[in-house]
């Protein structure tokens, strides 16, 4: 210098972004989502179970995290 949890207002289907408050911590807790990890599912396709538009499992796709790890760029003080 930033700011966890949390609480309020907000957007989002949602994970989760944002603003205010608020400090648990961080010498890169600063930016990039390049790989892996980990979290969501409104849409779309399939299985089963239900019977009124729900539960559940898979598949695809789309997202979400950098305060999860690598890895890239940038960087104050001494």
């Nucleotide at each position: 210098g930033c700011a966890a949890a949390c609480c309020c207002g907000u957007c989002g289907a949602a994970a989760g972004g944002c603003g205010g408050g608020g400090a648990c911590g961080c010498a890169a807790a600063g930016c990039c989502a390049g790989g892996g990890a980990u979290c969501u599912u409104c849409c779309g396709g399939g299985g089963a179970g239900a019977c009124c538009g729900c539960u559940u499992c898979c598949c695809a796709a789309a997202g979400a995290c950098c305060g999860c790890c690598c890895g890239g760029c940038u960087g104050c003080c001494a």

Description:
c-di-GMP-I riboswitch aptamer from a soil metagenome, 78 nucleotides, folded computationally. Its Rfam family is "c-di-GMP-I riboswitch aptamer". Rfam describes the family as follows. GEMM was predicted in a large-scale screen for bacterial structured RNA regulatory elements. The sequence is in RNAcentral, with records from MGnify. The coordinates come from a structure-prediction model, not an experiment, and the mean pLDDT is 86.